This is a predicted structure of a 476-nucleotide part of an RNA (small-subunit ribosomal RNA, 3' major domain) from a metagenome. The RNAcentral record of the full RNA draws on SILVA. Its Rfam family is "Bacterial small subunit ribosomal RNA".
[in-house]
Context: one part of a larger RNA
RNA sequence: UGACGGGGGCCCGCACAAGCGGUGGAGCAUGUGGUUUAAUUCGACGAUACGCGAGAAACCUUACCAGGGUUUGACAUAUUUAUGAUCGUCUUAGAGAUAAGAUUUUCCCUUCGGGGACAUUUAUACAGGUGCUGCAUGGUUGUCGUCAGCUCGUGCCGUGAGGUGUUGGGUUAAGUCCCGCAACGAGCGCAACCCCUAUUGUCUGUUACCAUCAUUAAGUUGGGGACUCAGGCAAGACUGCCGGUGACAAACCGGAGGAAGGUGGGGACGACGUCAAAUCAUCAUGGCCCUUAUAUCCUGGGCUACACACGUGCUACAAUGGCCGGUACAAAGUGAAGCGAAGCCGCGAGGUGAAGCAAAACGCAUAAAGCCGGUCUCAGUUCGGAUUGGAGUCUGAAACUCGACUCCAUGAAGGUGGAAUCGCUAGUAAUCGCGCAUCAGCAUGGCGCGGUGAAUACGUUCCCGGGCCUUGUACA
Numbered sequence: 001u002g003a004c005g006g007g008g009g010c011c012c013g014c015a016c017a018a019g020c021g022g023u024g025g026a027g028c029a030u031g032u033g034g035u036u037u038a039a040u041u042c043g044a045c046g047a048u049a050c051g052c053g054a055g056a057a058a059c060c061u062u063a064c065c066a067g068g069g070u071u072u073g074a075c076a077u078a079u080u081u082a083u084g085a086u087c088g089u090c091u092u093a094g095a096g097a098u099a100a101g102a103u104u105u106u107c108c109c110u111u112c113g114g115g116g117a118c119a120u121u122u123a124u125a126c127a128g129g130u131g132c133u134g135c136a137u138g139g140u141u142g143u144c145g146u147c148a149g150c151u152c153g154u155g156c157c158g159u160g161a162g163g164u165g166u167u168g169g170g171u172u173a174a175g176u177c178c179c180g181c182a183a184c185g186a187g188c189g190c191a192a193c194c195c196c197u198a199u200u201g202u203c204u205g206u207u208a209c210c211a212u213c214a215u216u217a218a219g220u221u222g223g224g225g226a227c228u229c230a231g232g233c234a235a236g237a238c239u240g241c242c243g244g245u246g247a248c249a250a251a252c253c254g255g256a257g258g259a260a261g262g263u264g265g266g267g268a269c270g271a272c273g274u275c276a277a278a279u280c281a282u283c284a285u286g287g288c289c290c291u292u293a294u295a296u297c298c299u300g301g302g303c304u305a306c307a308c309a310c311g312u313g314c315u316a317c318a319a320u321g322g323c324c325g326g327u328a329c330a331a332a333g334u335g336a337a338g339c340g341a342a343g344c345c346g347c348g349a350g351g352u353g354a355a356g357c358a359a360a361a362c363g364c365a366u367a368a369a370g371c372c373g374g375u376c377u378c379a380g381u382u383c384g385g386a387u388u389g390g391a392g393u394c395u396g397a398a399a400c401u402c403g404a405c406u407c408c409a410u411g412a413a414g415g416u417g418g419a420a421u422c423g424c425u426a427g428u429a430a431u432c433g434c435g436c437a438u439c440a441g442c443a444u445g446g447c448g449c450g451g452u453g454a455a456u457a458c459g460u461u462c463c464c465g466g467g468c469c470u471u472g473u474a475c476a
Base pairs, nucleotide, nucleotide: 001476002475003473004472005471007470008469009468010467011466012465013464015460016459019424020423021422022421023420026315027314028313029312030311031310032309033308034306035305042053043052064301065300066299067298068297069296070295073126077125078124079123082120083119084118088103089102090101091100092099093098107116108115109114128290129289131288132287133286137284138283139279140278141277142275144273149188150187151186152185153184154183155164156163157162168179169178170177194267195266196265197264199235200234201233202232203231204230205229209224210223213222214221238261241255242254243253244252245251317417321376322375323374324373325372326371327370333364334363335362338357339356343352344351345350383414388409389408390407391406392405393404394403430452431451432450433449434448435447436446
């Protein structure tokens, strides 16, 4: 100087407390361990691994296994030999990769010797490696933590390590600001500048909108530029104003005005560093290793196994509910190898059909919870839907291993869950549906969107983590 303390002081955080809803019990989904296997490819392991890399494992992906093939190679460049346009098409064998054969086509320049481009081929340099090392590395990322810290120049103090500044008194979300002070300044962080959202004005009105006028089944059409909305530009919030407290300061408390009030709400943004943290399998890369194989092509299988254990979720156990009928209101997205309307067929998944739309125009697309009416009456039930049998639909060469969905039948466990444990402070939790990426097909996961919409916070003694000062130490 740090680190540590079941030392002290001050302060903060869904850290506790106060509340609401869960997990832990059930069934299923998914990841992991273990076991099994020819293979169940690899990585990730307290917090910071385990619906994680993976924003889609039937083939492909795919790295694994079995079998069948190839060896200048599936891919790149250069030189060299030979041939010719290449490609393509067909036949045979084969699981295919591939092998054999047949056939078609015949580039550009030319001094007719040849040269050039391209392809195949011979040979050689080389290619190739998801092989090892993240403890050789770059880059990227997690975490402490959006915590308020981390440092430097000059000066001063100290033999020196180092200190001071950065400590102290207040204050703040903040090393935020004020005052004081052997310090005076400065940098990286904080904040602000950026984006979305909440209000208003103004400009512009088409594909959006419709108050007045006409018109219609319908903003449908004429028309309008008010309103909604969209897109630019601008205004607005700054403790600016008032009162009180305070040290005459910074600031705090209350109030006015205001759409919004003290960081208005949300996002992006992550200091010096820590964990030899993670990643050589995104990529790049040193070293090492393989080179008729640790490279590469193909078929099939596996990554989907199943006594079991754990994590994360979904659905429930019901009446604030289930079922049936009627009826209302979104936002944000997305669409050409695409979205696909109306109509017709089917109980349904879906089929048919083909209008319109590169979309404020047309489609996906009926939002659901809600509201109105009816029914069930506390039961393992008209709750719950696992499992299984049968019949189908769709995608795709192909759904056996191993897809999703529909219909009929079947109707399991489950009566609110031990010890323990998680999330959340407001348009939040809870609850309800919708969209997108990936994608031929496949979502209970992920990322977004809106609808309905709470309870509680006395307080900081305690648990956990963190910041500042101080103290002890045989630790570094």